[in-house]
Context: one part of a larger RNA
RNA sequence: CUCUGCUGAAGGAACUAGGCAAAAUAGCACCGUAACUUCGGGAGAAGGUGCGCUGUUGGUUGUUAAGGAUUUACUCUGUAAGCAACCGGCAGCCUCAGUAACCAGGCCGCUGCAACUGUUUAUUAAAAACACAGCACUCUGCAAACACGAAAGUGGACGUAUAGGGUGUGACGCCUGCCCGGUGCCGGAAGGUUAAUUGAUGGGGUGCAAGCUCUUGAUCGAAGCCCCGGUAAACGGCGGCCGUAACUAUAACGGUCCUAAGGUAGCGAAAUUCCUUGUCGGGUAAGUUCCGACCUGCACGAAUGGCGUAAUGAUGGCGGCACUGUCUCCAGCAGAGACUCA
Numbered sequence: 001c002u003c004u005g006c007u008g009a010a011g012g013a014a015c016u017a018g019g020c021a022a023a024a025u026a027g028c029a030c031c032g033u034a035a036c037u038u039c040g041g042g043a044g045a046a047g048g049u050g051c052g053c054u055g056u057u058g059g060u061u062g063u064u065a066a067g068g069a070u071u072u073a074c075u076c077u078g079u080a081a082g083c084a085a086c087c088g089g090c091a092g093c094c095u096c097a098g099u100a101a102c103c104a105g106g107c108c109g110c111u112g113c114a115a116c117u118g119u120u121u122a123u124u125a126a127a128a129a130c131a132c133a134g135c136a137c138u139c140u141g142c143a144a145a146c147a148c149g150a151a152a153g154u155g156g157a158c159g160u161a162u163a164g165g166g167u168g169u170g171a172c173g174c175c176u177g178c179c180c181g182g183u184g185c186c187g188g189a190a191g192g193u194u195a196a197u198u199g200a201u202g203g204g205g206u207g208c209a210a211g212c213u214c215u216u217g218a219u220c221g222a223a224g225c226c227c228c229g230g231u232a233a234a235c236g237g238c239g240g241c242c243g244u245a246a247c248u249a250u251a252a253c254g255g256u257c258c259u260a261a262g263g264u265a266g267c268g269a270a271a272u273u274c275c276u277u278g279u280c281g282g283g284u285a286a287g288u289u290c291c292g293a294c295c296u297g298c299a300c301g302a303a304u305g306g307c308g309u310a311a312u313g314a315u316g317g318c319g320g321c322a323c324u325g326u327c328u329c330c331a332g333c334a335g336a337g338a339c340u341c342a
Stems, first nucleotide, its partner, number of pairs: 001337008010328002014326001019323001027051005036041001038171001052093012067077003070073001094098001106321007113313002118130002134169007146155003172308004177238003182235002184231005191226003202215005239257005266300001267297001278294005
């Protein structure tokens, strides 16, 4: 010096990316217990008090002689003593310390995300990712849709629309606005286009001719596409410029251009805000983080869900109490290594 433990004056997070690590808390009984809440919780909330041993005394319960009862039974009932367990009262004793060792929750406040229990990168990620119950759309009438398979066949299912498949969202509460122009899907006895097919007509070759043959291609002709509608919890989308109120500022209001329609409710410097450490308030002596507001949203926004939300979380951020060698600032001890000597 390295590792594993132990102790420490005064201070007590000044350490650090961050209280990482360590310390502290810890058991049982009783008292007491807030906001909020889906009334279940939160909650062991928080915060307190007691706890050993010796003697003595009381209560409750169990066991059960005697005695009693009858249905005479391995019966029922049942007081005292003894024993046992539990709950007390009083007096005394000792230690630094009575859950004396081992064992054995640290707690509180604000906030983001995800409702929750669960699942995951075997071997750097456990999470806000996945799943989830619930919600919605869509397909499927049974030899179902769908999937595997040249096929036979099998799963679906020995099920039958309160069923099965696919997709999205993700408990619960309040809600889920506008756009069908594009793309997709669904519907549509008309019309246009359109293949094989059909084969009117004309022409060529050959033949005396009937004909045979080559060619021309009027007409017939499905789905699809065009066309006409519907559909956004289908894929998706949801404007610009100018002016205007009796201080100023701002613009309820007006004009104009464009669009399929111009972002509604709610939220908002946010897991989203570039400028930005925005501005104001709070907390600190001092706060690029945090909390509450404002709205100028570079570039939130409604099942690619919006906004809330009790409980839950080895989850992210911030603060406080307690506690400490994390630190000021290191010191000592024990053990095992390394090292030196033999």
Molecule: large-subunit ribosomal RNA, domain IV
Organism: activated sludge metagenome